[in-house]
RNA sequence: CAAGUAGAAUAAAUGAUCGCGGCUGCCGUAAGGCAGGUGAGGAAAGUCCGGGCUUCGCAGGGCAGGAUGCCGGAUAACGUCCGGUGGAGGCGACUCCAAGGCUAGUGCAACAGAAAUAAACCGCUCACGAGAUAUCGCAAAGCGAUUUCCCGUAGUAAGGGUGGAAAGGCAGUGUAAGAGACUACCGCCUGCACGGUAACGGGCAGGGCACAUGUAAACCCCAUUCGAAGCAAGACCAAAUAGAAAGCGUUUAAGCCGGCCCGGUGAGCUUUCAGGUAGGUCGCUUGAUGCUGUCGGUAACGACAGUACUAGAUAGAUGAUCAUUCACGACAUAACCCGGCUUAUCGUUCUGCUUGAUUU
Numbered sequence: 001c002a003a004g005u006a007g008a009a010u011a012a013a014u015g016a017u018c019g020c021g022g023c024u025g026c027c028g029u030a031a032g033g034c035a036g037g038u039g040a041g042g043a044a045a046g047u048c049c050g051g052g053c054u055u056c057g058c059a060g061g062g063c064a065g066g067a068u069g070c071c072g073g074a075u076a077a078c079g080u081c082c083g084g085u086g087g088a089g090g091c092g093a094c095u096c097c098a099a100g101g102c103u104a105g106u107g108c109a110a111c112a113g114a115a116a117u118a119a120a121c122c123g124c125u126c127a128c129g130a131g132a133u134a135u136c137g138c139a140a141a142g143c144g145a146u147u148u149c150c151c152g153u154a155g156u157a158a159g160g161g162u163g164g165a166a167a168g169g170c171a172g173u174g175u176a177a178g179a180g181a182c183u184a185c186c187g188c189c190u191g192c193a194c195g196g197u198a199a200c201g202g203g204c205a206g207g208g209c210a211c212a213u214g215u216a217a218a219c220c221c222c223a224u225u226c227g228a229a230g231c232a233a234g235a236c237c238a239a240a241u242a243g244a245a246a247g248c249g250u251u252u253a254a255g256c257c258g259g260c261c262c263g264g265u266g267a268g269c270u271u272u273c274a275g276g277u278a279g280g281u282c283g284c285u286u287g288a289u290g291c292u293g294u295c296g297g298u299a300a301c302g303a304c305a306g307u308a309c310u311a312g313a314u315a316g317a318u319g320a321u322c323a324u325u326c327a328c329g330a331c332a333u334a335a336c337c338c339g340g341c342u343u344a345u346c347g348u349u350c351u352g353c354u355u356g357a358u359u360u
Stems, first nucleotide, its partner, number of pairs: 001356010012325007020039002023036005041331001045342002048340005053230004065226005070084005085099001086097004100221002105219002107215003121160002123156003127153003131149002134146005168186002171183003187209001188207005194201002234282004243273006255265003289308008326329001
């Protein structure tokens, strides 16, 4: 310098004007006004997991259903994260894996192929039988030996061909030809001790290899685990209307007509309780919080100290215009909160590492 790999940061900048939601102060009986300050993201998204919080349910056990599935750890918890093991890919840095069981049972395996859990289509065979052919031997008929061909019986899974898959692979021994039939190596299975918390690892010994291929993101089996609904959850205050109780009253008249009297009116009125509509308040943002430092841990993460407070609406605010500059601006807009995952994204910058080239 080029190509790559892992991770992190940022998400145009500055100013002015107008507008909108909270907050604080002042003015105002109130409605409201003025001033100041503040107001989206790395994913606020999808709503896919987990937890907090809330209401309801719940003696205990089981069925059904869902989720998860190598080992150890982290955590409030997880299907997340970290570190390992095994497998796959890459020269490498590094990346990926839903990684229990198909010798529990059942199912499925198109097409091709003779045959798909089983097999003789081609091929191979001086193994056997029948026939033909040619040569040789015997004087001949004929017999015997040999060569080649064809048919049948039998053997054979080494070879061909089909397939994702054809009864472990490969080499040798062996054989009529063959075959774990036998042997070495590799694989598989079983056992033993050793190392490791464990997954597992390498080693030694044994088994000729069995119910024999694949598929469990097929049913299913095994193990672990899960109560339901969600802030429009829910709690509180409370006009109105229906209700209950008590007291007073119905022509000797309560109450009402602004306080009293006259006058008028004439069957209800008052108090308390319960309940809860409209409306309001809370839930609501100080939290498993962020940042900095030290310590523990390989790490995820944890402990301690200091420091910061940065939206909280309820029909729902965060926008628009102008000016200057630049690399000319992507994906996208909170609605109870938090931890993750997944997906989208114009670019720019930084760091670790790998491979190659060049120079010293």
A computed fold for a 360-nucleotide RNA from a Lachnospiraceae bacterium, annotated as Bacterial RNase P class A. A source record names the gene rnpB. Rfam family: Bacterial RNase P class A. It is annotated as a ribozyme. Model confidence (mean pLDDT): 76 of 100.